The RNA shown here (c-di-GMP-I riboswitch aptamer) has 80 nucleotides and comes from a Rhodospirillaceae bacterium. Of the family's consensus pairs, 95% are formed in the model. Taxonomically the source falls in Rhodospirillaceae (Bacteria, Pseudomonadota, Alphaproteobacteria, Rhodospirillales). The prediction has a mean pLDDT of 84. It was read from a public genome assembly, where an Rfam model found it.
RNA sequence: GGCUGAAAAUGGCAAACCGAUCGUGAGGUCGGGACGCAAAGCUUCCGGUCUUCUAAAUAGAAGAUAGCGGGGUUGCCAGC
Numbered sequence: 001g002g003c004u005g006a007a008a009a010u011g012g013c014a015a016a017c018c019g020a021u022c023g024u025g026a027g028g029u030c031g032g033g034a035c036g037c038a039a040a041g042c043u044u045c046c047g048g049u050c051u052u053c054u055a056a057a058u059a060g061a062a063g064a065u066a067g068c069g070g071g072g073u074u075g076c077c078a079g080c
Base pairs, nucleotide, nucleotide: 002080003079004078005077012037013036017032018031019030020029021028022027035067041073042072043071045070046069047068048065049064050063051062052061053060054059
């Protein structure tokens, strides 16, 4: 440096749901909580899905989702 993730270590993250709060909304943030996760770290570049608006179109615009998939990028442990 590359590949792999059955078992283990140090640890990490945190779905649903509940409370608070922000947003028209999809959803975000904080606390509780754990379904899961080896990138469930980061990034909307591509595709998907969802929302709002313009509107009536096989459209456009603005957003959300990185825990939908791919790409980019950084990285722990173990094995080869």